[in-house]
RNA sequence: GACCCUAUCGUCUAGAGGCCUAGGACAGGAGGCUUUCAAUCUCCUAACAGGGGUUCGAAUCCCCUUAGGGUCGCCA
Numbered sequence: 001g002a003c004c005c006u007a008u009c010g011u012c013u014a015g016a017g018g019c020c021u022a023g024g025a026c027a028g029g030a031g032g033c034u035u036u037c038a039a040u041c042u043c044c045u046a047a048c049a050g051g052g053g054u055u056c057g058a059a060u061c062c063c064c065u066u067a068g069g070g071u072c073g074c075c076a
Base pairs, nucleotide, nucleotide: 001072002071003070004069005068006067007066010026011025012024013023018056028044029043030042031041032040049065050064051063052062053061
């Protein structure tokens, strides 16, 4: 340098153009139950890396950038 892959709540992840003002588990907060604790039940908080484009509509498709990883190459 070329090409490929990855990036979503605090953590792990679902998502394949409309059912996503984004769902689940764990963690955190509040409450119920319990003599107490644990367990269990209910509720709450919280995320699409950044920018642009395509489209009626983008987490999803395309381009650029950023960060991480991989393969191949170049110089010496």
The prediction has a mean pLDDT of 82.
The RNA shown here (transfer RNA) has 76 nucleotides and comes from an uncultured Pseudomonadota bacterium.
It was read from a public genome assembly.
Rfam family: tRNA. Rfam links the family to the GO term triplet codon-amino acid adaptor activity.